[in-house]
Order: sequence, then structure tokens, then C1' cells
RNA sequence: GCUGACAGCGCGGGAGAGUUCGGCGCGAUUCGCUUGCGGAUCGCACCGGCGCCGAAGGAGCAACCGCCCCGGAAUCUCUCAGGCAAAAGGACCGCGCAGCGUCG
Repeated sequence: GCUGACAGCGCGGGAGAGUUCGGCGCGAUUCGCUUGCGGAUCGCACCGGCGCCGAAGGAGCAACCGCCCCGGAAUCUCUCAGGCAAAAGGACCGCGCAGCGUCG
């Protein structure tokens, strides 16, 4: 200097499972009349219950791999966390960028 992988950044794609039940509060719309009270609907947030999902993260076993003492190790398993309308997130995949990181 060139190049590959990983990591970084950007763009695109990206599944599953209750828009469930209850409590309390706020906002909007609307109805009644006793004119400041009550009811209905919708939305948002929090708390609790039951059910469920796995592809952030985490944990466990392990085929296998290695420098074989020991270590690495999944899309499997668990569901602590997270999630169950949309949005957001999202393992993973593709393309691009930068050359400052790590290893060839």
C1' cells in the first nucleotide's frame, strides 16, 4: 500500500404473541337537568391479574472447534429482562462508507 473478516456509521428488508380483564387518574366529544353534578364513547399514562411470544440483552445444555489445563460455541432450551393494534425496537440478511480499532 492492497485485501478479507469482525467491530463502527448510514440505507433497505425483517417474524411471533391479548389493540385481554380490572382499578385509579388526565384530556377530548356528547347526553341529562338539580347549573355543577352524573352518565356514555374514544385516546393517553400508571398499577395489578390471568394468558401468550422470542429475533434486543441475559442465562443453560450442546453438536462442533481450538492453543485441548481449560476455553470458545447456536436460529436449540429458559423466559430474568424485553415484547403481544400502530409507532418504536428487532436476531439475521443485503448494499454502501470511512480508513482512526482488532485479527489474518
Molecule: Glycine riboswitch aptamer
Organism: Novosphingobium chloroacetimidivorans